Predicted 3D model of a 127-nucleotide RNA (FMN riboswitch aptamer (RFN element)) from Sporanaerobacter acetigenes DSM 13106. Of the family's consensus pairs, 100% are formed in the model. The same sequence occurs in records of 2 taxa.
RNA sequence: AAUAAUCUUCAGGGCGAGGUGCAAUUCCUCACCGGCGGUUAUAGCCCGCGAGCCAUAUAUCGUUUAUGUGGUUGAUUUGGUGAAAAUCCAAAGCCGACAGUUAAAGUCUGGAUGGAAGAAGAUAUUG
Numbered sequence: 001a002a003u004a005a006u007c008u009u010c011a012g013g014g015c016g017a018g019g020u021g022c023a024a025u026u027c028c029u030c031a032c033c034g035g036c037g038g039u040u041a042u043a044g045c046c047c048g049c050g051a052g053c054c055a056u057a058u059a060u061c062g063u064u065u066a067u068g069u070g071g072u073u074g075a076u077u078u079g080g081u082g083a084a085a086a087u088c089c090a091a092a093g094c095c096g097a098c099a100g101u102u103a104a105a106g107u108c109u110g111g112a113u114g115g116a117a118g119a120a121g122a123u124a125u126u127g
Base pairs, nucleotide, nucleotide: 001126002125003124005123006122007121008120009119010118016030017029018028019027031107032106033096034095035049036048037047038046044094045093052072053071054070055069056068057067058066059065076092077091078090079089080088098110099109100108
């Protein structure tokens, strides 16, 4: 330094104030938050990935569950600087799974003491 190898650890943030109401951290006004890799330069909204959801195959008597495969999955512009930025600076915007709930949720509760993109490290082997 490399690898169809083994193992370990880690791996998501956020409702504060006021209003209405029988009831809202769910509505309204203001507030707050931003996983992972990549990208000439730092990204929630550029490209891709993960979680979630749907379908399907296999294993299981079956429910369930596990694994594989396929599908689906949000949102940005303008100006400035610069060799280079839809990433920085300025301004104005926009977006946010599923289930639950005295009332509609990015922020509450739950699946989840889960899973995982991936990060770090150890070992082994080879050079």